[in-house]
RNA sequence: AACACGCCAGCAGGGAGAGUUCUCGUACAACCAGUACGAGGCGCCGAAGGGGCAACCUCCCCGGAACCUCUCAGGCACCAAGGACCGGCCGGCGUGAG
Numbered sequence: 001a002a003c004a005c006g007c008c009a010g011c012a013g014g015g016a017g018a019g020u021u022c023u024c025g026u027a028c029a030a031c032c033a034g035u036a037c038g039a040g041g042c043g044c045c046g047a048a049g050g051g052g053c054a055a056c057c058u059c060c061c062c063g064g065a066a067c068c069u070c071u072c073a074g075g076c077a078c079c080a081a082g083g084a085c086c087g088g089c090c091g092g093c094g095u096g097a098g
Base pairs, nucleotide, nucleotide: 003096004095005094006093007092008091010089011088013086014085019042021041022040023039024038025037026036027035028034043076044075045074049072050070051069052068056064057063
């Protein structure tokens, strides 16, 4: 120098679920109706985040810890946004052997 593993960050790709629900308001429109946004009610979803138990790490203490669970937050036609996780590129740190 390169290799393997672990952690962190960046770039782009893939990425689910659940209401075209009801009411009110505003704007466009100007019989009706429709569209967009906002607020509230009821019903739902779990894969930002957060909380809980715990398999497990590990023989014990401490500690960590889920896609399980709760729905506080977030989300629920299409679009957009977000999105755990997966793999790719690249950078930094640490460990191992050499």
A computed fold for a 98-nucleotide RNA from a Streptosporangiaceae bacterium, annotated as Glycine riboswitch aptamer. It matches the Rfam family "Glycine riboswitch aptamer". About the family: This family represents the bacterial glycine riboswitch. It was read from a public genome assembly, where an Rfam model found it. Its mean pLDDT, the model's own confidence on a scale to 100, is 77.